[in-house]
This record gives sequence, structure tokens and C1' cells, in this order.
RNA sequence: GAGCCCGUAGUCUAGUGGCUAUGACGUCUCCUUCACAGGGAGAAGGUCGCCAGUUCGAUCCUGGCCGGGCUCA
Repeated sequence: GAGCCCGUAGUCUAGUGGCUAUGACGUCUCCUUCACAGGGAGAAGGUCGCCAGUUCGAUCCUGGCCGGGCUCA
């Protein structure tokens, strides 16, 4: 330098045009316990990597950029 794949909450992950973006772990609060662990109930936490385009509408489609991985040179 070229090709392909990936980027969603602290971590992992579902969702591939349409109502308030899904779940698990973790975090916080309350209950249970003498206390811890475990269990139960609830809550917070997301500019869906960035910019632009298409569209009535974009996490999703298109282009560019950034970052990561694999292969080739």
C1' cells in the first nucleotide's frame, strides 16, 4: 500500500429501516440475616466510533475518516 471482517452502557451481547434500543454480568438502594454470602424487589447507567448523504423516518442503507483484527504485497 491492497482486500475482507468488526466497532451498541464499566464488560460481553441481541436488534439489520418505524412506538421508550435487548439481555446477562457488574454498580447503587431497599427487604431478608447477629453479620457476610446467597436470595427477593427496584433504580441508575447509551451522543449505537466520528462526519456527511439517501429517506417522511437511520443502530440498520451509501460515501469518507478514525480505531481494532485477519490475509496479501
Molecule: transfer RNA
Organism: Candidatus Woesearchaeota archaeon